[in-house]
Order: sequence, then C1' cells, then structure tokens
RNA sequence: GGUGAGAUAGCUCAACAGGUUAGAGCACUGCACUCAUAAUGCAGAGGUUGAGGGUUCGACUCCCUCUCUCACUA
Repeated sequence: GGUGAGAUAGCUCAACAGGUUAGAGCACUGCACUCAUAAUGCAGAGGUUGAGGGUUCGACUCCCUCUCUCACUA
C1' cells in the first nucleotide's frame, strides 16, 4: 500500500432486512439488612450510538468522507 471486520453507559457487550422511551451484566450512588463490613434485596443516576455530511416522514441501523483499533495480505 491492498482487503476485511469493528467504534454504542466508567468497563465488557446486546439491539436492529429503518419505526413507540437504545437495554443487560459488572462498577457507581442511596435505602433496607448487620455491632460493622461483605454478600443479598429494592431504588436511582449515567448514552449527542467515533466525527462530519447525505438519503428518508423517520437513521445506532442504509450511502459517502475522515479519524482510530484489530486481523489477513504484498
């Protein structure tokens, strides 16, 4: 350089042949329980879905460009 895959919550991941409010586990906060901590239970907070454009009534999802990561290949 070429080809392919990927980027979603603090971390690991889901979701979707375009459609109602983007979810789960762990972590975090509060409460309950306990002499106390852990564990457990309940509740809560946390997301411009990598960036910018385009298509569409509607985009995490489709198209284009860019950035970054991984694999294969020369």
The prediction has a mean pLDDT of 81. A computed fold for a 74-nucleotide RNA from Corchorus olitorius, annotated as transfer RNA. It matches the Rfam family "tRNA". Its family is annotated with triplet codon-amino acid adaptor activity in the Gene Ontology.